């Protein structure tokens, strides 16, 4: 350096301020947030894959129920748009629009509570065997 095995650590952010109410951080004007890999560009929430998160089949744990685990699939939102710069840009840089699982709640919820001291793509690190 480069394979493999294990290990360890590290791995999502946001409600402020005014209206209206009996009540709202869930409705109305504004306000604020944006996981990991890639990419002709260090530089993408809305370009490709993936992860969470939903939902379903199938095995296994004693048949069934129930909960867990594995492996499968399905779903994974959001016209991102105009202009500019470049040899190159759905990433930059100016303006403009858009979009956010499930359950809960005096009121509909990206931002508030809750499964979650979770799991989690991946990110780094040292050790070990092998070349």
């Nucleotide at each position: 350096g480069c394979a493999c095995g294990a290990c360890c650590u590290c791995g999502u952010g946001a409600c402020u301020c005014g209206g209206u109410g009996a009540g709202a951080u869930u409705c109305c004007g504004a306000a604020c947030c944006g996981g990991c890999g890639g990419u002709g560009a260090u530089g993408a929430g809305c370009c490709c894959g993936c992860g969470a998160c939903c939902c379903g089949g199938c095995u296994g744990c004693c048949c069934g129920a129930c909960g867990c685990a594995g492996c499968c699939g399905g779903u994974g939102a959001a016209c991102u748009c105009u202009g500019g710069u470049g040899c190159g840009a759905c990433a930059c840089c100016a303006g403009g629009g858009c979009c956010g699982a499930c359950g809960g709640u005096g009121a509909c919820a990206g931002u508030c509570c809750g499964g979650a001291c979770g799991g989690g793509a991946g990110a780094g690190g040292g050790c070990g065997u092998g070349c």